[in-house]
This record gives sequence, C1' cells and structure tokens, in this order.
RNA sequence: UUCUGACAAGGGCAAAGUCAUCGAAAGAUGGCGACGCAAAGUCACCGGUCUAACGGGCCCAGGGCCCUACGACGGCGGGACCGCCGGA
Repeated sequence: UUCUGACAAGGGCAAAGUCAUCGAAAGAUGGCGACGCAAAGUCACCGGUCUAACGGGCCCAGGGCCCUACGACGGCGGGACCGCCGGA
C1' cells in the first nucleotide's frame, strides 16, 4: 500500500419507542433507550424512496384531488473522501 474480517483487544455508533424543541410535512436536534451496524464515519454526485409548503391544473362552498422539490432520507443502493485493530 492492496485485499480481507475468522479469533480477539480497545472501543465506537445507536433502530423502534418515549420526552422536549424546530418544521406545512417528510424529517431533524437534544435526553432516556438498544434493533442492529466492520465504516450505521463524512459527503445529496448518480439512481431510488418520502413529504408537498410555494407554484400549476381540475372539481368546487369554507375545501378536495392530481402534478411538482427549491425540502428530506447517508440505518435504500452506487460512488467519492477519511479511518481503529487483526489476518494474508
């Protein structure tokens, strides 16, 4: 440096749920909590998924339906960058 993750060692992260806050929502942040994760570290570049406030269209009665990210998901996949230990 490359490949790899058996046995370990030191550890790390934290699902669902719940409380509080932010948000139109998806979801995010913090506390408690652990389903799991060898990158469940970082990044929205590509695909995918979620939401639909603004905007557009239709119906229409105050509203409803459809389309649409500029929003979100890195614990959906790919990719990029960084990285502990062991083995070859």
Overview: A computed fold for an 88-nucleotide RNA from an Acidobacteriota bacterium, annotated as c-di-GMP-I riboswitch aptamer. Its Rfam family is "c-di-GMP-I riboswitch aptamer". From the family's description: GEMM was predicted in a large-scale screen for bacterial structured RNA regulatory elements. The coordinates come from a structure-prediction model, not an experiment, and the mean pLDDT is 88.